[in-house]
RNA sequence: GCAGCUGUAGCUCAUCGGUAGAGCGCGCCCCUGUCACGGGCGAGGCAGCGGGAUCAACACCCGUCAGCUGCG
Numbered sequence: 001g002c003a004g005c006u007g008u009a010g011c012u013c014a015u016c017g018g019u020a021g022a023g024c025g026c027g028c029c030c031c032u033g034u035c036a037c038g039g040g041c042g043a044g045g046c047a048g049c050g051g052g053a054u055c056a057a058c059a060c061c062c063g064u065c066a067g068c069u070g071c072g
Base pairs, nucleotide, nucleotide: 001071002070003069004068005067006066007065010024011023012022013021018055026042027041028040029039030038048064049063050062051061052060
């Protein structure tokens, strides 16, 4: 320098056009003599960033940044 992949909740990951979910973690409650385990409820992200096409995008297109892999 070139190509590919990845970038979504604190962490690990879902979600192949229709207004974003799970597990763990976190908060409250129940359970227990206490803790843990278990059960219930809840808070938390507008999707790396910018732009475009669309009635509508995390998801398509363009640019850009970061990480990883391969090639030179």
The RNA shown here (transfer RNA) has 72 nucleotides and comes from Candidatus Nomurabacteria bacterium RIFCSPHIGHO2_02_40_30. Its Rfam family is "tRNA". The family's RNA type in Rfam is transfer RNA. From the family's description: Transfer RNA (tRNA) molecules are approximately 80 nucleotides in length. Its mean pLDDT, the model's own confidence on a scale to 100, is 82. Lineage of the source: Bacteria > Bacteria candidate phyla > Candidatus Nomuraibacteriota.